About this RNA:
Predicted 3D model of an 86-nucleotide RNA (c-di-GMP-I riboswitch aptamer) from Propionigenium maris DSM 9537. It matches the Rfam family "c-di-GMP-I riboswitch aptamer". Rfam describes the family as follows. GEMM was predicted in a large-scale screen for bacterial structured RNA regulatory elements. Gene Ontology term of the family: cyclic-di-GMP binding. RNAcentral holds the sequence, with entries from Rfam. Lineage of the source: Bacteria > Fusobacteriia > Fusobacteriales > Fusobacteriaceae > Propionigenium maris.
């Protein structure tokens, strides 16, 4: 320095769920709470993949399609990184 991640060492994130916010919605934030993560760390119009439809556009019967400049990175993906056996 690449790879790998078996065993520790020093830690670190935090899932459902439930209070309360915010936001049309997808979904987020705080607090509590730990499913699990060797990157569950950061990076989206300008990698891909999805998710939702305020707005606008179409229909028209009180609906129903299209639509991201609105989200997910704990869905791949690119960067960057602690030990350390083999």
């Nucleotide at each position: 320095u690449u790879c790998u991640g078996a065993a520790a060492a020093a830690g670190g994130c935090a899932a459902a769920g439930c209070a309360g916010g915010g936001g049309a919605a997808a979904c987020u934030c705080u607090g509590u709470g730990a499913c699990g993560c060797a990157a569950a760390g950061c990076u989206u119009a300008a990698g891909g993949g999805u998710c939702u439809a305020a707005g606008u556009c179409c229909u028209g019967u009180u609906u129903g399609g299209a639509u991201a400049u609105g989200g997910c990175a704990g869905c791949c993906a690119g960067c960057u990184a602690c030990c350390a056996a083999a």

Its mean pLDDT, the model's own confidence on a scale to 100, is 83.